This is a predicted structure of a 453-nucleotide RNA (Bacterial RNase P class A) from a Myxococcota bacterium.

RNA sequence: GGAGAGGGUCAGGUGUCCGCCGGUCGUGCUCUCGGGCACGACGGGAGGAAAGUCCGGGCACCACAGGGCAGAGUGCCGGGUAACGCCCGGUCGCGGUGACGCGGAGGAAAGCGCAACAGAGAGCAGUCCGCCAGCGCGUCUCUUGAAGGGGCGCGCUCCAGAACCUGUCCGGCGCAACCCCCUGAUCCCAGGGGCAUGGCGGCGGCGCAGACUGGCGGGUUUACCCGGGUAAGGUUGAAAGGGUAGGGUAAAAGCCUACCGGCGGUCUUGGUGACAAGGCCGGCCAGGCAAACCCCACUUGGUGCAAGGUCGAAGUCGGAGAAAGCGGCCCGCUAUCGCUCCGGGGUAGACUGCUUGAGGCCGUCGGCAACGCCGGUCCUAGACGAAUGGACACCACCUCCAACGGGGCGACCCGAAGGAGGCACAGAACCCGGCUUAAGAGCCUCUCUGACC
Numbered sequence: 001g002g003a004g005a006g007g008g009u010c011a012g013g014u015g016u017c018c019g020c021c022g023g024u025c026g027u028g029c030u031c032u033c034g035g036g037c038a039c040g041a042c043g044g045g046a047g048g049a050a051a052g053u054c055c056g057g058g059c060a061c062c063a064c065a066g067g068g069c070a071g072a073g074u075g076c077c078g079g080g081u082a083a084c085g086c087c088c089g090g091u092c093g094c095g096g097u098g099a100c101g102c103g104g105a106g107g108a109a110a111g112c113g114c115a116a117c118a119g120a121g122a123g124c125a126g127u128c129c130g131c132c133a134g135c136g137c138g139u140c141u142c143u144u145g146a147a148g149g150g151g152c153g154c155g156c157u158c159c160a161g162a163a164c165c166u167g168u169c170c171g172g173c174g175c176a177a178c179c180c181c182c183u184g185a186u187c188c189c190a191g192g193g194g195c196a197u198g199g200c201g202g203c204g205g206c207g208c209a210g211a212c213u214g215g216c217g218g219g220u221u222u223a224c225c226c227g228g229g230u231a232a233g234g235u236u237g238a239a240a241g242g243g244u245a246g247g248g249u250a251a252a253a254g255c256c257u258a259c260c261g262g263c264g265g266u267c268u269u270g271g272u273g274a275c276a277a278g279g280c281c282g283g284c285c286a287g288g289c290a291a292a293c294c295c296c297a298c299u300u301g302g303u304g305c306a307a308g309g310u311c312g313a314a315g316u317c318g319g320a321g322a323a324a325g326c327g328g329c330c331c332g333c334u335a336u337c338g339c340u341c342c343g344g345g346g347u348a349g350a351c352u353g354c355u356u357g358a359g360g361c362c363g364u365c366g367g368c369a370a371c372g373c374c375g376g377u378c379c380u381a382g383a384c385g386a387a388u389g390g391a392c393a394c395c396a397c398c399u400c401c402a403a404c405g406g407g408g409c410g411a412c413c414c415g416a417a418g419g420a421g422g423c424a425c426a427g428a429a430c431c432c433g434g435c436u437u438a439a440g441a442g443c444c445u446c447u448c449u450g451a452c453c
Base pairs, nucleotide, nucleotide: 001449002448003447004446005445006444007443009441010440012395013394014393015392016391017390018389020045021044023042024041025040026039027038028037029036030035047425051436052435054434055433056432057431058430059304060303061302062301071300072299073298074297075296076090077089078088079087080086091105092103093102094101095100106295107294111293113289114288128234129233130230131229132228133157134156135155136154137153138152139151140150141149142148158215159214160213161212165210166209167208168207169205170204171203173201174200175199179194180193181192182191183190184189216227217226218225219224242260243259244258245257246256247255261285262284263282264281265280266279267278268277269276270275308352309351310350311349316344317343318342319341320340321339324334325333326332359378360377361376362375363374365372366371397422398421399420400419401418404415405414406413407412
């Protein structure tokens, strides 16, 4: 030099001319005695946001015995304050290289819910692609005396039942053939014996399997399908059942182990606390959303200066009385209106509330700070169709151009005649403390970065 972050300050000045509003005092006029008018003197007259009407109050009126419900608000800790959703200081989380900024900061095993689409599956996980086991069948192949091994393909594999059917296993029992041997014997034939293994036929087992029957579960959507183990690898998605490695398994999995991460419990240290750091134990290991309803803790009545109060023209309401009328009197009755006195409410209007306050400024002290005690000093608009303005001139400030002068080794810096242009956002209305929004100038501190020496 450039780019940023935080904190305060100001919100133009002077002069001339003309013009407004309030207050105090004085004089005079008027007066319905609330007030009004004129003159003079003195002194005062928009913001830092006056905006938004988002919070908190003071004050006023209403309600209220005391509680409670509903509704609403706040939501980490400690402080400040009259109070707050604000401010200060912290903790934690997020963003930023950083100075710093933001925060929706209690609870997800109290309950009820949400997450489109995709995907097997988004809270009882999983009918996905795959991997693997047992049984049966088929086929190919290896070896072999026969069993058997390997590859590929297909099917089945949830629980129970035993009456029937089929097959098979085990244990008994029975029977007979082919054949062999012997005898009779020329043959036929007959008798006897054997017959490993095997064959046939019963019986038993409450054997096993299939079919069958019933039940259970799942997927679809009303009529069907599915059912072994597994979820390591892969698919979808913003996100999916912790990660790496090893052991283990039929194949796998925290199934087990080591380390890491998360969660839960517990202890130590520091801190008022939120919390932080660390140790030990536990295989607990599906999460997010409460600015979803909700649960928990604390706070909370309503309306608002167009609140409220005083007076009160006109008009109106009530009461009493007199007079008038009804029969001489009393009592009583009638009566729209009018008269007298008293009272009520309160329209127009006038006045008030209305500006001395949780006030401003300065200072010592305390406090990291917000802020507080104390001392001193000041009074700074109060309008009511709504005042504080207009014109001219000069100056200040800002932006651009810039003759010229000065400083520096250098990168660069300081001053500046003159010229052109600009000069922001924006106006009280009972008053304060905040927040949010709009927008000009300047100062201080801090962060990052380029160049030069």
Model confidence (mean pLDDT): 76 of 100.